[in-house]
RNA sequence: GGGGCAAUAGUCUAGGGGUAUGAUAUCCGCUUAGGGUGCGGGUGGUCCCGGGUUCAAUUCCCGGUUGCCCCC
Numbered sequence: 001g002g003g004g005c006a007a008u009a010g011u012c013u014a015g016g017g018g019u020a021u022g023a024u025a026u027c028c029g030c031u032u033a034g035g036g037u038g039c040g041g042g043u044g045g046u047c048c049c050g051g052g053u054u055c056a057a058u059u060c061c062c063g064g065u066u067g068c069c070c071c072c
Base pairs, nucleotide, nucleotide: 001071002070003069004068005067006066007065010024011023012022018055025043026042027041028040029039030038048064049063050062051061052060
């Protein structure tokens, strides 16, 4: 220098046009003598950034940033 893949909650992760899933974490309640486990409920997301297409973009297109891999 060329090419490919990835970026979503504090952490991990699903979803590939109609404002997002689960786990974990954290908080509350039940259970316990108390704690843990278990069960129920709540909180937590500018979906990496900018632009384009669209009635509507986390999703499609273009560019950028960061990380990983391959070629030279």

The prediction has a mean pLDDT of 84. A computed fold for a 72-nucleotide RNA from Ramazzottius varieornatus, annotated as transfer RNA. NCBI's taxonomy places the organism under Eukaryota, Panarthropoda, Parachela, Ramazzottiidae, Ramazzottius. Rfam family: tRNA.